[in-house]
A computed fold for an 89-nucleotide RNA from [Clostridium] saccharolyticum WM1, annotated as c-di-GMP-I riboswitch aptamer. The organism belongs to Lacrimispora saccharolytica, within Bacteria.
RNA sequence: AUAAGCCAAGGGCAAACCCGGCAAAAGCCGGGGACGCAAAGCCGAGGGUCUAAGGUGUCUUAGGACGCUAUGAUAGUCUGGCUGCUGAC
Numbered sequence: 001a002u003a004a005g006c007c008a009a010g011g012g013c014a015a016a017c018c019c020g021g022c023a024a025a026a027g028c029c030g031g032g033g034a035c036g037c038a039a040a041g042c043c044g045a046g047g048g049u050c051u052a053a054g055g056u057g058u059c060u061u062a063g064g065a066c067g068c069u070a071u072g073a074u075a076g077u078c079u080g081g082c083u084g085c086u087g088a089c
Stems, first nucleotide, its partner, number of pairs: 004086002012037002017032006035076001041082003045079003048074003054069006
């Protein structure tokens, strides 16, 4: 007990990295693997961060370069919402 979970029990998830796939990228999915996690379960609603295909601006003879931009991501960045395990102390 709306608390607490460092210490109990049964369990759960899985960072980096490697392999395969998807994606313009960020990143995601599957397998291996464990740095960690009491919500590292779910929700991109608010902020932050990442990316910039497309759009747009500037420059350029051109090819193209650079800037801005989320409609793309991130829940293992914070806030918020919903749900959930245990009863050792």

The sequence is in RNAcentral, with records from Rfam and Ribocentre. RNAcentral records the identical sequence in 2 taxa. The prediction has a mean pLDDT of 84.